[in-house]
Context: one part of a larger RNA
Molecule: large-subunit ribosomal RNA, domain IV
Organism: Dehalococcoidales bacterium
RNA sequence: CCCUCGUCAAGGAACUAGGCAAGUUGACCCCGUAACUUCGGGAAAAGGGGUGCCCUUCUCAGGAAGGGUGGCACGUAAUCGGCCCAAGUGACUGUUUAACAAAAACACAGCUCUCUGCUAAAGCGUAAGCUGAGGUAUAGGGGGUGAUACCUGCCCAGUGCUGGAAGGUUAAGGGGAGGUGUUAGGGGUAACCCGAAGCGCCAAACCGAAGCCCCAGUGAACGGCGGCCGUAACUAUAACGGUCCUAAGGUAGCGAAAUUCCUUGUCGGGUAAGUUCCGACCCGCACGAAUGGCAUCACGAUCUGGGCACUGUCUCAACUGGGGGCUCG
Numbered sequence: 001c002c003c004u005c006g007u008c009a010a011g012g013a014a015c016u017a018g019g020c021a022a023g024u025u026g027a028c029c030c031c032g033u034a035a036c037u038u039c040g041g042g043a044a045a046a047g048g049g050g051u052g053c054c055c056u057u058c059u060c061a062g063g064a065a066g067g068g069u070g071g072c073a074c075g076u077a078a079u080c081g082g083c084c085c086a087a088g089u090g091a092c093u094g095u096u097u098a099a100c101a102a103a104a105a106c107a108c109a110g111c112u113c114u115c116u117g118c119u120a121a122a123g124c125g126u127a128a129g130c131u132g133a134g135g136u137a138u139a140g141g142g143g144g145u146g147a148u149a150c151c152u153g154c155c156c157a158g159u160g161c162u163g164g165a166a167g168g169u170u171a172a173g174g175g176g177a178g179g180u181g182u183u184a185g186g187g188g189u190a191a192c193c194c195g196a197a198g199c200g201c202c203a204a205a206c207c208g209a210a211g212c213c214c215c216a217g218u219g220a221a222c223g224g225c226g227g228c229c230g231u232a233a234c235u236a237u238a239a240c241g242g243u244c245c246u247a248a249g250g251u252a253g254c255g256a257a258a259u260u261c262c263u264u265g266u267c268g269g270g271u272a273a274g275u276u277c278c279g280a281c282c283c284g285c286a287c288g289a290a291u292g293g294c295a296u297c298a299c300g301a302u303c304u305g306g307g308c309a310c311u312g313u314c315u316c317a318a319c320u321g322g323g324g325g326c327u328c329g
Base pairs, nucleotide, nucleotide: 001324002323003322004321006319007318010315011314014313019310027051028050029049030048031047036041038147052069053068054067055066056065057064058063070074082308083307084306085305086304088302089300090299094106095105110145111144112143113142114141115140116139122131123130124129148295150293151292153225154224155223158222159221160218161217162216163215164214167213168212169211173207174206178202179201180200181199182198185194186193187192226244227243228242229241230240253287254284265281266280267279268278269277
C1' cells in the first nucleotide's frame, strides 16, 4: 500500500453527478394512527410506551390480570422495516436483453375494429393430412389500445378497405375481312409471269372476365387537421371584419411538459444562496384525443425534488483485528 472486519472527540451530507457506501430502524405486546380513496385500502402509516425477578388469582395450559421487588439497566446468540412529503411514469401481480440495460420496454384484465356459418376463417405441408377443435359467432383468427373514471372533435381530396355496376380500357379464347407460301393448270422464244382446289402461315373488324378508370361508403383504416391584412374613446390587445388557399383547417383537455429551440422564459413557493424541483402563466420552435387525451386510489430493487432520523460520505484524519503485498531469512 491492497482486500476485509471493527471503533472514534466535536460537527452531521459541509462529501458527491447522486447520501454511492455505511449507519439508523428492527422481535413481541399495548396505546395510537393523517391526507386521500375505487371504501378494499392507505397502515407495521406516523408517533409513543412496555419487556427482569417473586407472589396471588384465572386459564382454552400457550399465557393473562393484579400486587410486590432489585440503585440503574432488563426482547436479542442469531434472525430482524429507517421514516415522511411532493411530482413524473406505468394502473396493478407478472415478463425481458443466460454473461454490461429489469425499465417508463413486453404482457395484462378491460375497450374497440376486422375476418370467419363450419370441409369456418387463419396456419403448417409438394401432397396425403394436421392444427384451429372433437370448438361453432357468449366461438375462433388477425390488428390496435391498455385497470378504472370522464371522454374520444373536424377532414373520405390522396392511399387502403368495402360495396356498385351504366360507360371507357383490357388477356387467353372465339372470330375471320384480307394478305401470303406451295402448284395442277394457263401464258411467254426465254428470263419468268398468272394461278383454282387442297394443305399451311400471317391476320383486321367484331365478341370477350376480373382488374384498372369510374360512382359511392368507410377514421378505435394509413393518415391530415392553414396564411396574410385591418379593427375598440390612453396604450396594449382584438370578441369583430376583409382576403387567399384547403379534403378539412386542432374541438375538449393538457401545456417551458420524459415534448420548449430561444431558455437558467416570467411570476410565486421552497434555500442565506436553487440551470434541478413544486404551483401558475401561455409566445405549444415542434401537445392533443384508442400511433388514444386528461384525471386517479393502490402498487414499483422505476425516475425527479425536498424533509426528519442517522451516520468516517466529508471537515480530517486516527487506531485495532484477520488475509495479502513488501523486506529479511